[in-house]
Context: one part of a larger RNA
RNA sequence: CUGGGUGUAAAGGGAGCGUAGACGGCAUAGCAAGUCUGAAGUGAAAGCCCGUGGCUCAACCGCGGAACUGCUUUGGAAACUGUUAAGCUGGAGUACUGGAGAGGCAAGCGGAAUUCCUAGUGUAGCGGUGAAAUGCGUAGAUAUUAGGAGGAACACCAGUGGCGAAGGCGGCUUGCUGGACAGAGACUGACGUUGAGGCUCGAAAGCGUGGGGAGCAAACAGGAUUAGAUACCCUGGUAGUCCACGCGGUAAACGAUGAAUGCUAGGUGUUGGCGGGCAAAGCCCGUCGGUGCCGCCGCAAACGCAUUAAGCAUUCCACCUGGGGAGUACGUUCGCAAGAAUGAAACUC
Numbered sequence: 001c002u003g004g005g006u007g008u009a010a011a012g013g014g015a016g017c018g019u020a021g022a023c024g025g026c027a028u029a030g031c032a033a034g035u036c037u038g039a040a041g042u043g044a045a046a047g048c049c050c051g052u053g054g055c056u057c058a059a060c061c062g063c064g065g066a067a068c069u070g071c072u073u074u075g076g077a078a079a080c081u082g083u084u085a086a087g088c089u090g091g092a093g094u095a096c097u098g099g100a101g102a103g104g105c106a107a108g109c110g111g112a113a114u115u116c117c118u119a120g121u122g123u124a125g126c127g128g129u130g131a132a133a134u135g136c137g138u139a140g141a142u143a144u145u146a147g148g149a150g151g152a153a154c155a156c157c158a159g160u161g162g163c164g165a166a167g168g169c170g171g172c173u174u175g176c177u178g179g180a181c182a183g184a185g186a187c188u189g190a191c192g193u194u195g196a197g198g199c200u201c202g203a204a205a206g207c208g209u210g211g212g213g214a215g216c217a218a219a220c221a222g223g224a225u226u227a228g229a230u231a232c233c234c235u236g237g238u239a240g241u242c243c244a245c246g247c248g249g250u251a252a253a254c255g256a257u258g259a260a261u262g263c264u265a266g267g268u269g270u271u272g273g274c275g276g277g278c279a280a281a282g283c284c285c286g287u288c289g290g291u292g293c294c295g296c297c298g299c300a301a302a303c304g305c306a307u308u309a310a311g312c313a314u315u316c317c318a319c320c321u322g323g324g325g326a327g328u329a330c331g332u333u334c335g336c337a338a339g340a341a342u343g344a345a346a347c348u349c
Stems, first nucleotide, its partner, number of pairs: 003321004007303002012317001014201004021194003025088002028085004033081002035077008049065006091191001092188003096183003103177007110154001115149007125136002162169002206247006215241002220236004258316006266294013298305002322349003331342004
């Protein structure tokens, strides 16, 4: 390389949009590039292969055949691929009706709690732990009452509930806005799938500038513990956590499971619709979309998966190819930096 693979053994890109490319529904007519077929030319000789002959055999050599699977020209075929023309509606999409939702962005509002400040009551403790101490407190703390300030987060509802491509999203109201779903069936007429590069989004920590700072809390300080204790425990506490704008681009970014389509027993919850039945809150039946559990066939090394496949198939992309060295070195690109991306070899087992 071929091949075989990628839930857990090495291996699915963090996610989306999409360029080139690859692949692509039903039916009709034409063309004939691919494809199939006939013919002609060429495909040197030698060699290889088959047959046969000559040196006593063989090597070696002669003769005949086959082969040279190719190329060019030309006659034909039209199923498939391609292409052209004109169509179809089942894939895809648009419009319409309707309900669900922590989907996103912005503005405003609310209550509980912590902390701080002021005032009142009140007196000797509070706090903390396994036990203590550091710490706070007679300059009146802790506790309690009233008022005020400020920041952050939204108890209950809350649910293997919902929404989102992923990251993620949870108090209430308003405005703007994206998507999905169901029902009807009007319209377009293959407009589709995937997607190397590319572009965009992307938790937390981190970085830049300017704000903000209640609580929490890396670093740091002190108290304990201990043989030691640069920790676990305690008292404090700064970056940070929050906001605006910009950068960064990584995670066990996980379902450790790429996207799309079709097919392949069932049972039982739940969620959003629709239709039907029974005399109603209710129950039952059917159907489409999600989300769970159990379980055949099949698959799997086993664990397990099993219409939300890890089954049976097709298309496209990404990735793997023994362990260490190493996600390192060098080079390059990006970044303010931190670093990220790409990514070896020697050597060794």
Small-subunit ribosomal RNA, central domain from an uncultured bacterium, 349 nucleotides, folded computationally. The prediction has a mean pLDDT of 91. Rfam family: Bacterial small subunit ribosomal RNA. RNAcentral holds the full RNA, with entries from ENA, Greengenes and SILVA.